A computed fold for a 162-nucleotide RNA from Nocardioides pini, annotated as c-di-AMP riboswitch aptamer (ydaO/yuaA leader).
Lineage of the source: Bacteria > Bacillati > Actinomycetota > Propionibacteriales > Nocardioides.
The coordinates come from a structure-prediction model, not an experiment, and the mean pLDDT is 80.
Its Rfam family is "c-di-AMP riboswitch aptamer (ydaO/yuaA leader)". Rfam links the family to the GO terms regulation of gene expression and cyclic-di-AMP binding.
This record gives sequence, C1' cells and structure tokens, in this order.
RNA sequence: CGCCGAGUCGUGGACCACACCCCCGCAUCACCCGUGGUCGACGAGCCGGGGAACCACACUUCCCCCUGGGGUGAAUCGCCUGCAAGGCGUGCCGCGCGAGCGGCACGAGGAGCAGGAGUAGGCCUGUCGUGGCCGAACCCGUCAGCUCACCUGGUAGGCGUA
Repeated sequence: CGCCGAGUCGUGGACCACACCCCCGCAUCACCCGUGGUCGACGAGCCGGGGAACCACACUUCCCCCUGGGGUGAAUCGCCUGCAAGGCGUGCCGCGCGAGCGGCACGAGGAGCAGGAGUAGGCCUGUCGUGGCCGAACCCGUCAGCUCACCUGGUAGGCGUA
C1' cells in the first nucleotide's frame, strides 16, 4: 500500500518506553512538548442479540420408539473407514437382613474423536474457465418465531506485496 471482514472515525485521559531541550553541578533528574506502545472512558458510524400487537407456526387422534433448543460466523449436510466414553442387556463372582451395591467377561448400541471423499455456502480474478482458495472455531445453558417502544453485546483477527 492492497485484500477478506461489522470490526471504522473522532475527542479527551492514565501508564510504560524512547528521544530532544534548559538550568545547576564532580555527576544523575523530574515535568512539559515529540514519537511509539498498552489500558480503559466518551461520542458518531457500522454489525449483531433479546424483546409486543398483528401475522405466522403449533394444537382439535390413541399408543410406542428416538431426539433438547438457540445464537455469532461463508463455514452446512449426507456418505465411507478406524477407534470409542457414559448408559443398557446377559452371565459369573463378591458384599449386604433387605431394597440393592461393587467387580469381571461378553453383547447390542453408541455421544464423540481421527482420517478420506463430496457438498449447501463464501472469497479471489490481466485470462471468467473443465480456474484457484476456504468450507473453521466459539458462545448461551433447558430459554429465545416475527417484532414498535425498550434493553443489550461487538467494533477482533488474518493474508499478500514492497
């Protein structure tokens, strides 16, 4: 300087570091100003979340089985392979007066983890193509449809070139 992204702009502070100047002195400052950095405050802008009415959804069927849900973000959803917790079932053993408890083995099942190949979607571009890249992570905590008023959070991070 450019790019992705809401992640920008301004004002005024505190602190730290560096540098400069003046005076005295054998010798060293501090403050102000300047440069850089960190932290938090305020204002504007930008991007989210919660939250009425109306509307939407659901409900007017009995039983059984499985399963929480939501948000930020482009980052979602199947498939294949391997490993596999808790819980469950069966058998054996031990303990307890007993309801039961514990251990071992096996079985089904399986949250999740790792790998592979795709994909919803997103980004890039002298070449628009049979092109290249990404397709993560985190949060709330059983609670959230939309949503005026109102309340509230964020304003990071990363990449390329010289």